[in-house]
RNA sequence: CUUAUCAAGAGUGGUGGAGGAACCAGGUCCUGUGAAACCCGGCAACCUGACUGAUUCAUAUAGUUUCAGACAAGGUGCUAAAUCCUGCGGAAGAAUAUCCGAAAGAUGAG
Numbered sequence: 001c002u003u004a005u006c007a008a009g010a011g012u013g014g015u016g017g018a019g020g021a022a023c024c025a026g027g028u029c030c031u032g033u034g035a036a037a038c039c040c041g042g043c044a045a046c047c048u049g050a051c052u053g054a055u056u057c058a059u060a061u062a063g064u065u066u067c068a069g070a071c072a073a074g075g076u077g078c079u080a081a082a083u084c085c086u087g088c089g090g091a092a093g094a095a096u097a098u099c100c101g102a103a104a105g106a107u108g109a110g
Base pairs, nucleotide, nucleotide: 001110002109003108004107005106006105011040013039014038015037019030020029021028024087025086026085027084041079042078043077046075047074048073049071051069052068053067054066057063083104088101089100090099091098
């Protein structure tokens, strides 16, 4: 840089000992009934893998293409709140955590 996803899910654990929710601003929250971080456990199914069914190519076998499903061994990721909400553009409205999109960000794959 490209692309997919981002309202689901996941702890009465151990170490630790004061901050944390990405950055800036404004809100709103979490936190000594124990923050961050690390370990363990767990969740999920993006990639690899082996499996099942269908399917393409192939005279056929081996093999191969695509789709769906189930698994959770390997590589990541995640494990308060919608990516906690707003910020920019548009639509609707008497009103509200209204609706659509963008930007920024996170994660995977390339």
Notes:
The RNA shown here (SAM riboswitch aptamer (S box leader)) has 110 nucleotides and comes from a pig gut metagenome. The sequence is in RNAcentral, with records from MGnify. The coordinates come from a structure-prediction model, not an experiment, and the mean pLDDT is 82.